[in-house]
This is a predicted structure of a 351-nucleotide part of an RNA (small-subunit ribosomal RNA, central domain) from an uncultured bacterium. Model confidence (mean pLDDT): 85 of 100. The RNAcentral record of the full RNA draws on ENA and SILVA.
Context: one part of a larger RNA
């Protein structure tokens, strides 16, 4: 490398976007550059293979054809690639009208709750655990009743619900704003697409910064009680960094559906969410339809497990990855980052 693979056995990049790149929808007409087909010419001998010939035979010599799969030159089809004219409308996009939605940004207000302080009542314990002790409390705790201070989360509605490309988004109003849906299959122009190495953007949580704030609860670290044969843990009292807001970094995760993306086919059944049609009208039902999103289950696939129109089925085009365990996501360059560490990415030597 090739050839097989990638849910779970090694393997889908964390995810959009988009460059070159390979791919690419229906008809017509024109070139001929790949393609096909004919002719010329060349493709040194040997060598090899066919059939033959000479050394008694063979090894060995040697005739004559093939081969030498190639290249050039011409001459010709034109169905496919391709290229150029044209021309369509299904792919793909635009726009009006409708309609859901915790999609995104700022900005305001709310109410439970917890902790602080005041103040009143009140009296000895509260708190915690398996069970205690550290703690806190006569300087008046806990409980309980008003006011106040602040911070941070938004019970219930909540739903194998909804929206968003992934991460991800949940009190209410309000301003800006992105998408995606359905139906009039209404306009318009007329393959404008689909996929993407590099690029450049977005990216949970922790964690950076002699950065500014801001700090109620909870908490890495740390102290202190405990439990144990030890206890650097599990429990418990206290607790600091963080958690929050704002300007920047980092750029990783079991970033999981362990399943890349696009497009087209393939039995059924029953939910749920959003549209739209129908049944004279309106509600209920009940049918039919598109988009999402669960579960069951044929055929197929699968090693089984299961998947099964949201396919792991059938089939086409493109990116990424994988090739035994360990050493190892490690060392070494290189790169990117204030660090902390991230990409990239072996060997040797072992089983």
């Nucleotide at each position: 490398c090739u050839g097989g693979g990638u849910g779970u056995a090694a393997a889908g990049g964390g995810c959009g976007u988009g460059u070159a790149g390979g791919c690419g929808g229906g008809g017509a007409a024109g070139c001929a550059a790949g393609u096909c087909a004919g002719a010329u010419g060349u493709g040194a001998a040997a060598a090899c293979c066919a059939c033959g010939g000479g050394c008694u035979c063979a090894a060995c010599c040697u005739g004559u054809g093939g081969c030498c799969u190639g290249c050039a030159u011409u001459u010709g089809a034109a169905a496919c690639u391709g290229u150029u004219u044209u021309u369509c409308u299904u792919g793909a996009g635009u726009g009006c009208u409708g309609g859901a939605g915790a999609g995104g940004c700022a900005a305001u207000c709310g109410g439970a709750a917890u902790u602080c302080c005041g103040u009143g009542u009140g009296u000895a314990g509260c708190g915690g655990u398996g069970a205690a002790a550290u703690g806190c409390g006569u300087a008046g705790a806990u409980a309980u009743a008003c006011g106040g201070a602040g911070g941070a989360a938004c019970a219930c509605c909540a739903g194998u619900g909804g929206c968003g490309u992934u991460g991800g988004c949940g009190g209410g109003u309000u301003g800006c704003u992105g998408g995606g849906c359905c139906a009039g299959u209404a306009c318009u122009g007329g393959a404008c697409g689909a996929u993407g190495a590099g690029g450049g953007g977005c990216g949970a949580a922790a964690g950076c910064a002699u950065g500014g704030g801001g700090g109620a609860g909870c908490c890495c670290c740390c102290a202190a009680a405990a439990u144990u044969a030890g206890a650097u843990g599990c429990c418990c009292u206290g607790g600091u960094u963080g958690u929050c807001c704002u300007c920047g970094c980092u750029g990783u995760c079991g970033u999981c559906g362990a399943u890349g993306g696009a497009u087209a086919c393939u039995a059924g059944g029953u939910g749920u969410g959003g549209g739209g049609g129908g049944u004279c009208u309106g509600a209920c039902c009940c049918c039919c339809u598109c988009c999402g999103u669960g579960c069951c289950g044929c055929a197929g696939u699968u090693a089984a497990c299961a998947c099964a129109a949201u396919a792991a089925g059938u089939a086409u085009c493109c990116c990424a990855c994988c090739u035994g365990g360990g050493g190892a996501g490690u060392a070494c360059g290189a790169u990117c980052g204030c660090a902390a560490g991230g990409u990239u990415g072996a060997a040797a030597c072992u089983c």